[in-house]
RNA sequence: UGAGUCGGCCAGGCGGUCGCGUCACGGGGCCGUGGCGACACGGCGACCGUGCCGAGGAACGUCCGGACUCCACAGGGCAGGAUGCUGGGUAACACCCAGUCGGGGCGACCCGCAGGAAAGUGCCACAGAAAGCAGACCGCCGAUGGCCACGCCGGGCAACCGGUGCGGCACAGGUAAGGGUGCAACGGUGCGGUACGAGCGCACCAGCGUCCCGGGUGACCGGGACGGCUCGGUAAACCCCAUCCGGAGCAAGGUCAAGCAGGGUGAGAGCGGCCCGCUCGUCGACCCCGGGUAGACCGCUGGAGCCGUCGGGCAACCGCCGGCCGAGAUGGAUGGCCGCCUCCGACCUCACGGUCGCAGACAGAAUCCGGCGUACCGGCCGACUCACCAC
Repeated sequence: UGAGUCGGCCAGGCGGUCGCGUCACGGGGCCGUGGCGACACGGCGACCGUGCCGAGGAACGUCCGGACUCCACAGGGCAGGAUGCUGGGUAACACCCAGUCGGGGCGACCCGCAGGAAAGUGCCACAGAAAGCAGACCGCCGAUGGCCACGCCGGGCAACCGGUGCGGCACAGGUAAGGGUGCAACGGUGCGGUACGAGCGCACCAGCGUCCCGGGUGACCGGGACGGCUCGGUAAACCCCAUCCGGAGCAAGGUCAAGCAGGGUGAGAGCGGCCCGCUCGUCGACCCCGGGUAGACCGCUGGAGCCGUCGGGCAACCGCCGGCCGAGAUGGAUGGCCGCCUCCGACCUCACGGUCGCAGACAGAAUCCGGCGUACCGGCCGACUCACCAC
């Protein structure tokens, strides 16, 4: 200099001005009570002023996990669902951290839906002869059996019979070395062996299983002995194993006010898959029909909170101490304009500089929190890797 990897951060700044929302205070107004009255006390929202605060890194998707609320202070079983290497973190998780194993990259580093296939069942398209107690299409062999021809020996008058040898056929049959198909064809190399062959035998290697030794909390790693010689893949197929899971959700749930018109059915209901169990109900639950209202308040935001020092831990994270308070709407506030600076782009200039444009992306709270995933203009910082060059 170029090409990359990982991690963290920002999401224009300042000022002016006009607005919006919650809360607090003040003013004025209205209402109520008391008082002859001045006034005092209490309340109120549409008014005015002042002050504090007022969107995000994802507030998003609503995909996981919890807190909280109600239903039994949520109980037993079945069914069903989720998770799935190990250890740790956490309120919990499908998250995070550290590691193991496997894969990718020269490397920094990245990726992994990573339990069990010698429990059982199922499936393995196309191609191929054969796809799971394998299989013979081509090829090779054809020792053995069969058939054909010939030689020799023995028997017989002969036809022929028996034995034996050699050659041929490729009929039975043997063969998984070679070809070919396929993602996958039942270990690899060599020597022996054989009719040709083959773990058929042996040596070495790979893999698997059992046992032992060493290291590690563990996943696992290193080493040794023995074994049969080799036992295909698929569990995001059923299934098995281990662990976890009751349901509904802030429109949860509760209080007040206003308003209405009650009536029908008659034993189940809470329980939303089932059984048990528990509770409620048979002067009436739940459900159904009809009618009314759709206002206010609580829940509601101070919390697994944020910041900082120190300590523990490789880290995720945890602990002590100190400090801080940072939205709470309900047709739903958080915005508009102007100026300067700064960033970026275009043009002019040798340059300094100037002019014009522009602030640009994704998006926007609604009970709260921890994650994950997705979207995204532009930019900053740190650590590291590779290549080339120079010293």